This is a predicted structure of a 79-nucleotide RNA (c-di-GMP-I riboswitch aptamer) from Candidatus Kuenenia hertensis.
C1' cells in the first nucleotide's frame, strides 16, 4: 500500500398505543411514545395489499416504500 472480514463510534429513522388536527375512506400533518430498523433514505416502477366510485367480468381515481422486488442516493469501517 490494496482488499477483505470482524468489534466499534458519531449518530439517524421511528412501530404499537395516546391527544389534537384534517380526509367519505384507506390513510396522512404535528406532540409524546420506542417495536424494531445497516439504507425503517428517496422514487407507488411491477406484484402483492387496503380504500372510494361506478356500468360490479371488471375498470377508474386514491392510500401505504417498515409487504416482495426493483431503481437511485448516502455515514463509518482506527487497531
Nucleotide at each position: 500500500c490494496c482488499c477483505c472480514a470482524c468489534c466499534a463510534a458519531g449518530g439517524g429513522c421511528a412501530a404499537a398505543c395516546c391527544a389534537a388536527c384534517c380526509g367519505u375512506g384507506a390513510g396522512g400533518u404535528c406532540g409524546g411514545g420506542g417495536c424494531g430498523c445497516a439504507a425503517a433514505g428517496c422514487c407507488a416502477u411491477g406484484g402483492g395489499u387496503c380504500u372510494u366510485c361506478u356500468u360490479u367480468u371488471a375498470g377508474a381515481a386514491g392510500a401505504a416504500u417498515g409487504c416482495c422486488a426493483g431503481g437511485u442516493u448516502g455515514c463509518c469501517g482506527c487497531c
The sequence was found by an Rfam model in a public genome assembly.